The RNA shown here (Bacterial RNase P class A) has 367 nucleotides and comes from a Planctomycetota bacterium. NCBI's taxonomy places the organism under Bacteria, Pseudomonadati, Planctomycetota. Rfam family: Bacterial RNase P class A. It is annotated as a ribozyme. It was read from a public genome assembly, where an Rfam model found it.

[in-house]
RNA sequence: CCUGGUCUCCGGACGGCCGCCGGCAGCUUCGGCUGCGGGAGGAAAGUCCGGGCUCCCUAGGGCAAGGUGGUGGGUAACGCCCACCGUCCGCAAGGAUAGGGAAAGUGCCACAGAGAACAAACCGCCGGACGGCCAGCUUGCUGGCGACGGUAAGGGUGAAACGGUGAGGUAAGAGCUCACCGCGGCCUGGGUGACCAGACCGGCACGGCAAACCCCACCUGGAGGAAGACCGAAUAGGAGGAUCGCGCUGCCCGCGCCGAGAUCCUCGGGUAGGUCGUUGGCGACCGUCCGCAAGGACGGUCCUAGAGAAAUGGCCGUCACCGCCCUUCGGGCGGCACCAGAACCCGGCUUACGGAGACCAGGCUCA
Numbered sequence: 001c002c003u004g005g006u007c008u009c010c011g012g013a014c015g016g017c018c019g020c021c022g023g024c025a026g027c028u029u030c031g032g033c034u035g036c037g038g039g040a041g042g043a044a045a046g047u048c049c050g051g052g053c054u055c056c057c058u059a060g061g062g063c064a065a066g067g068u069g070g071u072g073g074g075u076a077a078c079g080c081c082c083a084c085c086g087u088c089c090g091c092a093a094g095g096a097u098a099g100g101g102a103a104a105g106u107g108c109c110a111c112a113g114a115g116a117a118c119a120a121a122c123c124g125c126c127g128g129a130c131g132g133c134c135a136g137c138u139u140g141c142u143g144g145c146g147a148c149g150g151u152a153a154g155g156g157u158g159a160a161a162c163g164g165u166g167a168g169g170u171a172a173g174a175g176c177u178c179a180c181c182g183c184g185g186c187c188u189g190g191g192u193g194a195c196c197a198g199a200c201c202g203g204c205a206c207g208g209c210a211a212a213c214c215c216c217a218c219c220u221g222g223a224g225g226a227a228g229a230c231c232g233a234a235u236a237g238g239a240g241g242a243u244c245g246c247g248c249u250g251c252c253c254g255c256g257c258c259g260a261g262a263u264c265c266u267c268g269g270g271u272a273g274g275u276c277g278u279u280g281g282c283g284a285c286c287g288u289c290c291g292c293a294a295g296g297a298c299g300g301u302c303c304u305a306g307a308g309a310a311a312u313g314g315c316c317g318u319c320a321c322c323g324c325c326c327u328u329c330g331g332g333c334g335g336c337a338c339c340a341g342a343a344c345c346c347g348g349c350u351u352a353c354g355g356a357g358a359c360c361a362g363g364c365u366c367a
Base pairs, nucleotide, nucleotide: 001363002362003361004360005359006358007357008356009355010354012319013318014317015316016315017314018313020039021038023036024035025034026033027032041339045350046349048348049347050346051345052344053224054223055222056221060253061252062251063250065220066219067218068217069216070084071083072082073081074080085099086097087096088095089094100215101214105213106212107209108208109207122155123154124151125150126149127148132145133144134143135142136141137140163181164180165179166178167177168176182204183202184201185200187198188197189196190195228276229275230274231273238267239266240265241264242263243262244261245257246256247255283302284301285300286299287298288297289296290295321335322334323333324332325331326330
């Protein structure tokens, strides 16, 4: 210097003027006025998970259904985070992982191919035995073909072919035998564990797919802030009909309410106003200690939007940063980024985006 990988930070600051929203305090002729603080994120987005909170509801059980899936830890909890293990990718730094079970059962593996799971002989290789046919000749030999038998090492098909490599052995071959690898079993050692390593024994079971149905382990009521609660006002204490029950994913049991009450349907009438929920939290920041880490404990400091059709803005100057020009300190001009706007609140994940920095790996070059 180039390429690659991992992680972090920022996405302007201060002051003035005007404007908007809300809080606190004071005053008020109740119309408001004055002062002091505050006011949109790194993802506010997606609505994908987990909770808090509210209602069903008074408290439970079972089935169905759904979710997660290596081990250990963290957390209020999670499908999240951390560390580790296995497998795969990469020269490496690193990355991915829907990672329990295929011997409980069912199912699928198209086409090609002989054959795709207790499968199988297309091209091949071999000939003890049938002794058939043809050719040659040295008249009992050689060669070829057929039937028959053996074989799965070589070739072919395929994503994948019933272990792999090498040697021996064989008529030719084959774990047929042996060595190593693989696989399985038992034992020993290390580790909390998933697992790892070693020694011994065994020629050794019949692949893959469960992100196929399924089995196993663990988890799960539902709906949602237009949830819901309260106050006030108005109307017609309306009319007609149905059922015997009603109770917010489904079913059953149980339980609760009700029994002349409850629920539902049709027509008609009135109101649609106000307050709470609504932001002090499983909160943020700083320091010390424990822990590989995620995080935890203790101490201190701080209070940082709360609208209701939806405010959080505009202008000017200075500084910071960047680019260009002049250039002695210095000065002038321009820019000041991207994705994008809270609506009950948090913990995560995913997606969108431009600028800066740190560390690590590989390569090239120079000293």